[in-house]
RNA sequence: AGAGUUUGAUCCUGGCUCAGAAUGAACGCUGGCAGCAUGGAUAAGACAUACAAGUCGAACGAUUCUUUAAAAUAAGCUUGCUUAUUUUAAAGAAGAGUGGCAAACGGGUUAGUAACACGUAACUAAUCUACCCCUUAGACUGGAAUAACUUAAAGAAAUUUAAGCUAAUACCAGAUGCCUCUUUUUUUACAUAUGUGGAAAAAGAGAAAGAAUGCAAAUUUGCUAAGGGAUGAGGUUGCGGCCUAUCAGCUAGUUGGUGAGAUAAUAGCUCACCAAGGCUAAGACGGGUAGGGGGUGUGAGAGCAUGAUCCCCAACAAUGGCACUGAGACACUGGCCAUACUCCUACGGGAGGCUGUAGUCGAGAAUAUUCCGCAAUGGACGAAAGUCUGACGGAGCAAUGCUGCGUGCUCGAAGAAUCUCUUCGGGGUGUAAAGAGCUUUUCUAUCAGAAUAAUCUUUUAUUACUUGUAAUAAUAGAUGAAGGUAUGAUAGGAAUAAGGGGGUGCUAAUUCUGUGCCAGCAGCAGCGGUAAUACAGAACCCUCAAGCGUUAUUCGGAUUUAUUGGGCGUAAAGCGUCCGCAGGCGGUUAAACAAGUCUUUAGUUAAAGCUUUAAAGCUCAACUUUAAAGAUAUUAAAGAUACUAUUUAACUUGAGGAUGUUAGAGGUAGAUGGAAUUCUUGGUGUAGGGGUGAAAUCCGUUGAUAUCAAGAGGAACACCGAAAGCGAAGGCAGUCUACUGGGACAUUCCUGACGCUCAUGGACGACAGCGUGGGGAGAAAAAAGGAUUAGAUACCCUUGUAUUCCACGCCGUAAACGAUGGAUACUAGCUAUUGGAAGUGUCGACCCUUUCAGUGGCGAAGCUAACGCGUUAAGUAUCCCGCCUGGGAAGUACGGUCGCAAGACUAAAACUCAAAGGAAUAGACGGGGCUUCACACAAGCGGUGGAUCAUGUGGCUUAAUUCGAUUCUACACGAGAAACCUUACCAGGACUUGACAUGUUAAUGAAACUCUUUGAAAGAAGAGCCUCCUUCGGGACAUUAUCACAGGUGUUGCAUGGUUGUCGUCAGUUCGUGUUUUGAAAUGUACCAUUAAGUUGGGUAACGAACGAAACCCUUAUUCUAUGUUUUAUAUGUCAUAGAAAACUGCCCAGCCCAAAGCGCAUUUUUAUAUUUAAAAAUGAAUUUUGGGCUGGGAGGAAGGUGAGGAUGACGCCAAAUCAGCAUGACCCUUAUGUUCUGGGCUGCACACAUGAUACAAUGGCUAAUACAGCAGGUAGCUAAACAGCAAUGUUAUGCCAAUCCUUAAAGUUAGUCUAAGUUCGGAUUGAGGUCUGCAACUCGACCUCAUGAAGUCGGAAUCGCUAGUAAUCGCGAAUCAUCAUGUCGCGAUGAAUAUGUUCCUGAAGCUUGUACUUACUGCCCGUCAAGUCAUGAAAGCUGGUAACACUCGAAGCUUCAUUAUAUAUGAAAUUAAAGUGGGAUCAGUGAUUGGGACUAAGUCGUAACAAGGUAUCGCUAGGGGAACCUGGUGAUG
Repeated sequence: AGAGUUUGAUCCUGGCUCAGAAUGAACGCUGGCAGCAUGGAUAAGACAUACAAGUCGAACGAUUCUUUAAAAUAAGCUUGCUUAUUUUAAAGAAGAGUGGCAAACGGGUUAGUAACACGUAACUAAUCUACCCCUUAGACUGGAAUAACUUAAAGAAAUUUAAGCUAAUACCAGAUGCCUCUUUUUUUACAUAUGUGGAAAAAGAGAAAGAAUGCAAAUUUGCUAAGGGAUGAGGUUGCGGCCUAUCAGCUAGUUGGUGAGAUAAUAGCUCACCAAGGCUAAGACGGGUAGGGGGUGUGAGAGCAUGAUCCCCAACAAUGGCACUGAGACACUGGCCAUACUCCUACGGGAGGCUGUAGUCGAGAAUAUUCCGCAAUGGACGAAAGUCUGACGGAGCAAUGCUGCGUGCUCGAAGAAUCUCUUCGGGGUGUAAAGAGCUUUUCUAUCAGAAUAAUCUUUUAUUACUUGUAAUAAUAGAUGAAGGUAUGAUAGGAAUAAGGGGGUGCUAAUUCUGUGCCAGCAGCAGCGGUAAUACAGAACCCUCAAGCGUUAUUCGGAUUUAUUGGGCGUAAAGCGUCCGCAGGCGGUUAAACAAGUCUUUAGUUAAAGCUUUAAAGCUCAACUUUAAAGAUAUUAAAGAUACUAUUUAACUUGAGGAUGUUAGAGGUAGAUGGAAUUCUUGGUGUAGGGGUGAAAUCCGUUGAUAUCAAGAGGAACACCGAAAGCGAAGGCAGUCUACUGGGACAUUCCUGACGCUCAUGGACGACAGCGUGGGGAGAAAAAAGGAUUAGAUACCCUUGUAUUCCACGCCGUAAACGAUGGAUACUAGCUAUUGGAAGUGUCGACCCUUUCAGUGGCGAAGCUAACGCGUUAAGUAUCCCGCCUGGGAAGUACGGUCGCAAGACUAAAACUCAAAGGAAUAGACGGGGCUUCACACAAGCGGUGGAUCAUGUGGCUUAAUUCGAUUCUACACGAGAAACCUUACCAGGACUUGACAUGUUAAUGAAACUCUUUGAAAGAAGAGCCUCCUUCGGGACAUUAUCACAGGUGUUGCAUGGUUGUCGUCAGUUCGUGUUUUGAAAUGUACCAUUAAGUUGGGUAACGAACGAAACCCUUAUUCUAUGUUUUAUAUGUCAUAGAAAACUGCCCAGCCCAAAGCGCAUUUUUAUAUUUAAAAAUGAAUUUUGGGCUGGGAGGAAGGUGAGGAUGACGCCAAAUCAGCAUGACCCUUAUGUUCUGGGCUGCACACAUGAUACAAUGGCUAAUACAGCAGGUAGCUAAACAGCAAUGUUAUGCCAAUCCUUAAAGUUAGUCUAAGUUCGGAUUGAGGUCUGCAACUCGACCUCAUGAAGUCGGAAUCGCUAGUAAUCGCGAAUCAUCAUGUCGCGAUGAAUAUGUUCCUGAAGCUUGUACUUACUGCCCGUCAAGUCAUGAAAGCUGGUAACACUCGAAGCUUCAUUAUAUAUGAAAUUAAAGUGGGAUCAGUGAUUGGGACUAAGUCGUAACAAGGUAUCGCUAGGGGAACCUGGUGAUG
C1' cells in the first nucleotide's frame, strides 16, 4: 500500500468479497514446562448446606462453673484431721440480658433510569457532619422505673401475657450558664437581588456520667456546652454526550405571586387564596433503546465502535409501598404491611429472601473449589492483650489471553531402505535416518532451603513531668496460610516432549491415483458431466507453532455519508415554475468596542492507564515500582486588534426610483371577418358512389356521388411564418377596440446597501379526468359492424357516445426536458439573426464601424469516464436552497394529510441477487440505407415433381436385416462390383501363446506329402513315407509344453494426427515501424476513378512488407525444326513423338475523364514616383503538349482484349465428416468383445423421400440399304474367319505382349410401311424353354427365344441444370470384375435458343446506420396461467403486554383531630401500595380466507420490447381486453 468480481474486449460509475488488528469469547484437531493476568456476557431465574458483623466485664445487675481464703453447721473417727453443706471475700471462665459503639463501611449486581443520573466548571451569604485534631468553660442536688431473674398462664411451634424483685455511662426533674439560640434595640466593617461578620444592652430558653489504676494524692479515659479545623454528605446552576417527525402541539400544582406548614437547608416540596401563565421546529410532548465517566479496541489522523477485569459516581437488594432508630438509611444478611413463590404445621398458625464467598438446579455455544489462613495489608469494637473479618493474602481448576523456555547440538553417502513420481535413464523424501562424538535447560532420584516479620510480651536503660505513666533504645522470648514452595547442590541419561491449517487466482506452496454435474468443495470469482494442480486419498511442498484453524462481533481497507475528503446533462441524484417570513451569506471608507479570533500567566482536568525519557525489582520478557515531562478540555486574569460580529458616522459602483424612446402570438374582456367541412331546402342530372394492399360493411332509383343557388350551425384561423418574437413556468397566432403586467435602450437627476438565496408557507400550473349548467360542425376513447389472421378483444375500413368548445368550481400530475436550481464576478475568437443607441456618411437612406440586451451555429484554453460543454459553460471562484448513496421488492405496504372520486403528497421492511448501470470499441444481425458481383433473378432451352422399373435412404419387420454419412455441405454417398469369399451381423459346430509378430526355457523331430475312418465343414482319431547343413559342439526349420505377449471393424472424431467437405477461385486476411486515443482499438486496408481481382493510378499520417489475386505448370487451337514403327505401290508426312517460336497495351483513328507542364487573356488584391501605368500574388475560361485510365472502331494475325479448359483453394467458420482406409492417447475384453467353419442375413416390405433409366410417340416406331469418330483396354487376356443354333451362345481355330491383331460407331442419309389408336406407341409383369460364369445361381446373377402386353396420352403446389462447340440429342470406351452397369469416370458425333437489364427472390463483398445481440436473430426477451418453496400486507376475530384515565375498595405507616388526669391505648378523618370494575389508546403474537412479491435447467398461451422489432418507442391520464398489451388526448426524442 492494495487485490478479485459486471464486458467478446475497454474506460467509468457502483455494490459485494478478501488480505490487517482486536476479544471476558465459543467450537474442531492437538497438547511439554514456567511466570503474570483473566474467568456466569444468557434467566435482576429459583436456591439445599456452611460461612460472610460483631465487640466492650476498664458502663450495669444477676445466674452457673472452677480455684483460693475465712467462718459456720453436720457426719465420720485415728481428736485434730477428713468429707459434705451453707455464708462471705477474691481471682478466672461461660452463656444470656440492660447499656455503648459499629452494623449507612467493606462485598455484589446493572433491573430501572434519557435524568442535574453522569462528566466538567462554578455556587451554597440556603445547609448538616458521629468517630479524629485544636481552643474555651463545666460536670451540683435529687427522683421514678425496667430487662435479666422468680412465680403463674396460653401455644404444636414461633412466641406471648400477668404479677413481683433489681442495677447502670439506660431514663427523668430541679439548679448553675464561660457560652449558644430566639425576640427587640443601638453601633461598626464588608458585601449586595435577600444579606453576612464583629461589639453593646434588655427579655426569654437550653447541659452533664461516670469508669480504670492507686491506701491516698493524683493520672488516664469517658461525659456536657460552645467556637474553629479536617473529613464526609445534602442542595442549586452553565455546558457536554443515543435513535425516531410514519410522535406537532404539550401542561391545572401546571407557570408565577401572597401567607402558612414541613425540612439540616432553598424551592409548588405541601396547603389556602389570587393571577393566567409556562414549554415548543435550536424539536416541546410521546415512543424505542441504554447505567454514566476515567478508559478500551481500531485508525496516518479526523473519526467509528465499545463501557469485562482496575478506579470514581449513581441506582438496586424476591416484587410494590411505608416509616422507625440514628451524625448518617427510608437500611442486601433491621422493622411493619400487601403480592407472588418456597418450606414447617398438631390446620389453629408460623418461617424465609445467595444481584456476599463457595456450591446446586435450570436455561445456554459458554465461564472455576461446598479449599487454606487471618502470617501480611485494611476495617469494626476494646485502655490493652485480643476477638471478628468468604474484605484481603494465598493455593486449586481452564492453553482463556500475554510473555519466556524446551522438544537437542556437531559430524555423517554423489546419497541405505520404505514410500512416491517417472520421459524407465532417473528424480524426490535427504544429512534426514542409521552410525560416531558432545551437552543436560527440562525430566527422574536424593539432600539443603529462603525473603515476605513490621508488631506483641518480659526485663533493663535514657528522656519528659510528680514515687507512676508516656516516648525512645537495647536485651530475651513468641508469631508464616502460601510451603518443604521459590532457589541451590549432587547423580543419571537424548533420555519425557509437535501439531494445526493450507497448496486454481486473490495468497506463500504441485504431482499421482480414485470419482465422473455423482459424491462433494466454496470467503468472492468459481470447481466437478472419464486425462480435476479446486472433490477424496497419497507423496512432496508452504506457513504458523504449544498451538493452529473455524464461527461470531468491532474498527480498518470503505474518499462506500466525503469537516479533513464525494457527487447530481446521459451512470443514483435539480423541487414543474415563481413569490416570500424565519435562517444563512453579504459592496466601499472611517471611528469605537473587544463577543468570535490570537498571545501570556494562574487554577483545575483524582489515581491507574497511554506516549516519551531516565532508573529500579523479579535470571530476561510479560508484569510490577520510582521520578520527570507530554497530550485534551475548561475557568479566571492581563494583553493584541488584521479579519468577522456589534454600535456610530459617511459614500455610490450593487439595488430601486424619475425622464425620454421602443419591439412584441404577454394577459383579460368585448366586437367582428372570410375560406373550408357538415347539415337543410330548391334546381340540373343518372347509376353508381365511397373505401382499400385487395375487399366488404356503408350510402344510392324513396334519385346518391357530381354540379348550381339559398340558408343554418359550431369549431379552427391558410398565405405572412422564420434557426423569429413575448412570458417565471405551463403556455401564447385571423382582424379591431378597451383595460392591464413585464422587458430593452439612452440620458442626466434622486434614495443610499434598501441586496442574494430561501426550510415551513403561499400563488400559478399542458393534456386527460370529476361536478353543475349550456353547446355540439368536424375529430373521436368506449361500443357495433366489415376485413386481415391459426386466432386478432389490434394495426386497415364504415359508423359512433363520453370527450374535445363556453361559464363557474375541483384535480395538481407529464420525457412539466436544455433530462443542466438561483445570484454575482472573471476567462480567445469568428459568424448569422431580433430589438435599441452612438459614430462616419448621405438631400434622405441603404451600407460600414462601435456598443448594450436577447436568440442560434462553429470553435482557443480549460473541463469531462467518454459523448460532448465551451462568455446562454458541463471552464475558474464565492453564497444560498433542493436532491443522491448497489439492483429488485417499491414510489409499493402500513400510518398520516389533501381530494366528490380518480388519486396525489409523505414513505419503509422482511426477503432476494452479485451484479444492475453509463459512454465508447470490434464484430454479428436488421421485414435499415448506399454501391457492386454471381445461371441469383429476368430472357430462353431441357428436365424433376404424376407412371413403371433400377439404385440409395428413412421407417417397419427380423435370430440378423453389420457399421458409418442426415439442410445447402447425407440419400447411384464410403461401395470403382454383397450368391460362397468379401463380412464387420445372426444361428449352430470348433480352438485357446492362439489365424498373424518377436523373444525365453525345456523336450522331441526334418518340415512336408499321401491315404483311411468320422463329420455339414472346420476339426478330431489313425496309418504310411522318411530326403537339410555341420567345424559333430550345434544351427536353420517344424511340433508339443511354459512364460512374456499376440489379437480386437470394441468405446470415445467432444482427447488426437493425417485427409476431406463448405463459404469460395469469393477478394479478402494480416504484420513491422510510425502516428492518434486514458483505453479497448484505429490508421495503414475508410476517399475519387478503374478492374475478374485490396487489379492499377491519383490523393492521403502514414511508410513498407507477407499470405492470397495474377504469373509460373498441364492440355488444346497456329507455325517451324528433327525423327519416321505403323500407313501407302512409291514419294510423302494427314499423323505421331520430341524441341522451339508466337501475344497478350505492341500499331493506327475517334470520343470521354483525371493529373502535370506550357502559352495567354480576364478579374481581384497588394506595392510604387502609378490613377489609360508597372511589378508581384491569387483565382478562372479558352488552347497546346505529355502521361494515365476507359469506351468504340481498324490494320496485321491461326488466335484480340486474362483465347478455351484443367491443376492450383489465403486468415479462418461449421467442437462439420472420418478411431470402419491408415496412424494414435486413454478406457474396456483376454477358454473371449480374439480366431475358425457351415448355413443364413446385408436383397426381408403397408409406406415415405432422394438420384436415375425407359416412356407416353409421326422432328416418331418398324423393315431394308448405306456414310462419317475419338479416348481407351487386352496373355489365367482380347479374339478374327468358318461352321452349328431363331438367339443367348457353342465348336474349332487365326492374329496380337499391340499406331501392325481384336476393331463393326449410333443418331444421320436413302427407300418402304404404319396414320392418331392405349396403337406396328410403351415395354413392366408373368408363364414356358434355354445359354453363360462359377465348388455352388433356391433364398440371390446376367443374357437369349416364344408367349403375356400393366401403368403411362407430357404430369398440382413446388423445384433443378445450363451462356458456345455450351445446352439438348446420339452412340463408344475404361475402372471394378469368375459372372453381373440404367451408376461412376472418360471419349467423340450432330449441334441450338436467349441475355432489355439489376426492381424483385437467393447468396456474397465494401461503406454507413440502429442495437437491450457476443453461444452473436435458430439471438435476446415480456406478461398471464399451472406446480413447488420462502418471507410479507389485509382480514371477521382471538390471546397477551404496556402506560394512563374514571369509579369502587383499601393494608401498614406518617400527619391531624377526638376520648381518657398524663403517657400508653382506643376511635375517626385525610393520604396511599396492591386489588377490582369500565370504556378507550398503543404495541406484539395468532387467524379461516385473500392480495401482490421473490426464487426454482429444459410445463401452457401468445410474441409486448431490443433492427424502421415488422403499427417508431416512451412519459402522464382515461377507457377497454386471457396475457403480454390496445385505443383516445396531450407531451418528449432517449

Overview: Small-subunit ribosomal RNA from an uncultured Candidatus Saccharibacteria bacterium, 1534 nucleotides, folded computationally. Its Rfam family is "Bacterial small subunit ribosomal RNA". Gene Ontology terms of the family: structural constituent of ribosome and ribosome. The coordinates come from a structure-prediction model, not an experiment, and the mean pLDDT is 82.